RNAcentral holds the full RNA, with entries from SILVA. Large-subunit ribosomal RNA, domain VI from an activated sludge metagenome, 255 nucleotides, folded computationally. It matches the Rfam family "Bacterial large subunit ribosomal RNA". Its family is annotated with ribosome and structural constituent of ribosome in the Gene Ontology.
[in-house]
Context: one part of a larger RNA
RNA sequence: CGUUCGAUAUUUGAGGGGACUCGACUAUAGUACGAGAGGAUUUAGUUGACCAAACCUCUGGUGUACCAGUUGUUCUACCAAGAGCAUAGCUGGGUAGCUAAGUUUGGAUAGGAUAACCGCUGAAAGCAUCUAAGUGGGAAACCUUCCCCAAGAUUAGAUAUCGUUUUAGGUUCCCAGGAGAUGACUGGGUUGAUAGGCUCUCAGUGUAAGACGAGUAAUCGUUUGAGCUAAAGAGUACUAAUAAACCGAAAUUUC
Numbered sequence: 001c002g003u004u005c006g007a008u009a010u011u012u013g014a015g016g017g018g019a020c021u022c023g024a025c026u027a028u029a030g031u032a033c034g035a036g037a038g039g040a041u042u043u044a045g046u047u048g049a050c051c052a053a054a055c056c057u058c059u060g061g062u063g064u065a066c067c068a069g070u071u072g073u074u075c076u077a078c079c080a081a082g083a084g085c086a087u088a089g090c091u092g093g094g095u096a097g098c099u100a101a102g103u104u105u106g107g108a109u110a111g112g113a114u115a116a117c118c119g120c121u122g123a124a125a126g127c128a129u130c131u132a133a134g135u136g137g138g139a140a141a142c143c144u145u146c147c148c149c150a151a152g153a154u155u156a157g158a159u160a161u162c163g164u165u166u167u168a169g170g171u172u173c174c175c176a177g178g179a180g181a182u183g184a185c186u187g188g189g190u191u192g193a194u195a196g197g198c199u200c201u202c203a204g205u206g207u208a209a210g211a212c213g214a215g216u217a218a219u220c221g222u223u224u225g226a227g228c229u230a231a232a233g234a235g236u237a238c239u240a241a242u243a244a245a246c247c248g249a250a251a252u253u254u255c
Base pairs, nucleotide, nucleotide: 001152005163006162007161008160009159010158011157015149016148017147018146021049022048023047024046025045026044027043033038050107051106052105053104054103055102059100060099061098062097066093067092068091069090070089071086072085073084074083075082076081110144111143112142117137118136119135120134169247170246171245172244173189174188175187176186177185194240195239196238197236198235199234200233201232203229204228205227210223211222212221213220214219
């Protein structure tokens, strides 16, 4: 821009894409078959490999905004306590998020029309013949069934509701993130829990500092599962989402 008034939701599905895999074991059954050796079709169940998708409850990884230990050095006048630098100084752990080696799920079933092939009836050709007329069965392949996209499907679809003059609706702008290079998308904008802050909880680290006590001291004990704590959850208008601007729709008929 189009979809022949403008919108907001919910959809149909022409068409397109994805997936489609392969075992083992148990029972049927040591049955059918077979002289024996051997050894099924089928049906039901169990368990895998591989591939794919989603997710983070568990097992782990990462986690340079969390916690602790520790070396050297400089500084905060000194002690104590800390800060900077040294690969994040090194080391041990680790929340959220992300993630696989982790977890869950799927690759199911059924139908249609068929291939090779197997048939029925059956002539040409008094027989025979699956084929010439007619009519069945039959595969991971084909068309559906499963998942995803999808009305620019210009054949531009459908349904519901709202609105026709500054109105329905939308945008700029602002607070943000399940989104994200930017647009876009999603949530929110005081009639508000959208983000920050604060409180509590979960969770991590592992018993802070100070004081007191024991010890000559190093150090230990008590206060104390303490102190500190990122991204998580809940609550709470304290702070910031103020104010405002812009875009925005036709024809016919009747009176």